RNA sequence: GGGGGAGUAGCUCAGUGGUCAGAGCAGGCGACUCAUAAUCGCUUGGUCGCAGGUUCGAAUCCUGCCUCCCCCACCA
Numbered sequence: 001g002g003g004g005g006a007g008u009a010g011c012u013c014a015g016u017g018g019u020c021a022g023a024g025c026a027g028g029c030g031a032c033u034c035a036u037a038a039u040c041g042c043u044u045g046g047u048c049g050c051a052g053g054u055u056c057g058a059a060u061c062c063u064g065c066c067u068c069c070c071c072c073a074c075c076a
Base pairs, nucleotide, nucleotide: 001072002071003070004069005068006067007066010025011024012023013022018056027043028042029041030040031039049065050064051063052062053061
């Protein structure tokens, strides 16, 4: 330098054009218990990597850039 993949809650991920962006774990509060754990209920938490574009409408499609991973090539 070329090609491919990933980036969404604190963590692991789902969501592949439309109604409010979600699950599990974690955190907070409560129930249960003599108490703790486990279990159960409720609940907090997001400029969907960044900037543009397309569209009535974008996490989702297109372009550029950034970060990480893999492969190939080149130089030393």
Molecule: transfer RNA
Organism: Candidatus Saccharibacteria bacterium RIFCSPHIGHO2_12_FULL_47_16b